[in-house]
RNA sequence: CAAGUAGACCGGGUGACCGCCCCGAUAACAAUCGGGGAGGAAAGUCUGAACUCCACCGGGCAGGAUGCUGGGUAACGCCCAGGAGGGGAAACCCUACGGAAAGUGCCACAGAAACAUACCGCCAGCGGUCCUUCAUUCGUGAAGGAAGCGAGCAAGGGUGAAAUGGUGGGAUUAAGAGCCCACCAGCAGCCGGGUGACCGGUUGGCUGAGCAAACCCCAUCUGGAGCAAGACCAAAUAGAGGGACGUAAGGUGCCCGGCCUGAUCCCCGGGUUGGUCGCAUGACUCCGAUGGUAACAUCGAAGCUAGAUAGAUGGUCACCAUCCUUCACUCGUGAAGGAUACAGAAUUCGGCUUACAGGUUUACUUGGCCC
Numbered sequence: 001c002a003a004g005u006a007g008a009c010c011g012g013g014u015g016a017c018c019g020c021c022c023c024g025a026u027a028a029c030a031a032u033c034g035g036g037g038a039g040g041a042a043a044g045u046c047u048g049a050a051c052u053c054c055a056c057c058g059g060g061c062a063g064g065a066u067g068c069u070g071g072g073u074a075a076c077g078c079c080c081a082g083g084a085g086g087g088g089a090a091a092c093c094c095u096a097c098g099g100a101a102a103g104u105g106c107c108a109c110a111g112a113a114a115c116a117u118a119c120c121g122c123c124a125g126c127g128g129u130c131c132u133u134c135a136u137u138c139g140u141g142a143a144g145g146a147a148g149c150g151a152g153c154a155a156g157g158g159u160g161a162a163a164u165g166g167u168g169g170g171a172u173u174a175a176g177a178g179c180c181c182a183c184c185a186g187c188a189g190c191c192g193g194g195u196g197a198c199c200g201g202u203u204g205g206c207u208g209a210g211c212a213a214a215c216c217c218c219a220u221c222u223g224g225a226g227c228a229a230g231a232c233c234a235a236a237u238a239g240a241g242g243g244a245c246g247u248a249a250g251g252u253g254c255c256c257g258g259c260c261u262g263a264u265c266c267c268c269g270g271g272u273u274g275g276u277c278g279c280a281u282g283a284c285u286c287c288g289a290u291g292g293u294a295a296c297a298u299c300g301a302a303g304c305u306a307g308a309u310a311g312a313u314g315g316u317c318a319c320c321a322u323c324c325u326u327c328a329c330u331c332g333u334g335a336a337g338g339a340u341a342c343a344g345a346a347u348u349c350g351g352c353u354u355a356c357a358g359g360u361u362u363a364c365u366u367g368g369c370c371c
Base pairs, nucleotide, nucleotide: 001367002366003365004364005363006362007361008360009359010358012320013319014318015317016316017315018314020037021036022035023034024033025032026031039342043353044352046351047350048349049348050347051226052225053224054223056258057257058256059255060254061253063222064221065220066219067218068082069081070080071079072078083097084095085094086093087092098217099216103215104214105211106210119157120156121153122152125149126148129146130145131144132143133142134141135140165184166183167182168181169180170179185207187204188203189202190201191200192199193198230277231276232275233274239268241267242266243265244264249261250260251259284303285302287300288299289298290297291296321340322339323338324337325336326335327334328333329332
C1' cells in the first nucleotide's frame, strides 16, 4: 500500500429571527424572565422482567416454551467462556447440537426392494420339454446347449440422497460372504486427563440405514390479562325490560379439595366520557479502584438527563463542514448548482431482530514493496 476479518463510535456545527411542550419565580392556566426538550435504533411488538388487577393456596389433566457443557443475570429464547460438527489459505464465521434396541409413522422420483428384498447376474441340482453332434441291436443311450422349476449366494452390474460397515489381501467353496487378516469408521469395556460437554490411550467381539424444523419419550420451566393495568375526584342517571337461581351463583383452560365474596349473575336498553395520580431517583448514567480469561460483580466519588394526551421537540435566512456534477484557469484552487441517511418517545427497564447517506477509529490475517 492492497484485499479481508472482528469490534467501538459519530451521524452535521454556529449565529439571528419567528413559533411549540414542560418546569420554576413574580399574585394567576394570561404576560415577562430563567431553565430543560428524541434515538442508536425512540421501530418490529419478537422475547424476559418490574408494576397493577383478577383475594389467595394445593393436587391432577390438558396446553405452551426451552434443549451440547460450565458460568453471568432480577429474569430470559439474552450474554460470556468452552466442547463437538461444518465452512475458509488465514484472521475468523455458522449450528433448530437431548433420545431412532419404548412405540407409531414417513422416506418424493427412480428402483426388484426404503426394511427385511432379489431385477440383471453367479452357482450346482432336477426331469414325461426342445435343439445339435456321436453311437446304435432303430427301442434308445452318451455328450453339449437352450428355455423352465424350486433351492443357494449377495462378490459384481443397475436405481437412488441413502441398499445392511469401507478399502486391500488370503483361505475355502458349486458359487460366495468378517469366513480369516491389516488399516480406517462405528460400538462396548477398562485406564488416564478435565467441574463438565468431551479428549487421549488400550482391549474386545467383528458390528443391521436415515428422519424427532413427524407424532412421541426424557429433563427443566410455566396461571391469566395488561398503564385503555389500576386508584381517586368531579359529572351523569330511564328501567316497576328479559332470562338464570332459590345457599344458588361467581371467583384462572378443565376437574377435584380447601378458601373467599355472597344475594346475586347474564343479556338488552339508557346516561357520563372531564380532571388528578400511576409518571420520571432508576436492576439509572459516568469516572476510578479491586476480583474475574470474560460476561459481570463489589466498593468509592460525582451527576440528575423529555414527559405530551390527539399527542411539543419545528421553520426561515446567513456562514461553515462533507460529498457529487458542471465550468474556469495561474493545476490545486475558485465559481455555480445539488445532496446530507434510517427514523421519531407515550408505564418503565434488560435483550434480540430489522432499517441506516456519509464518516472516524482499534485490534488482527494474508499478499506486495522499501529500510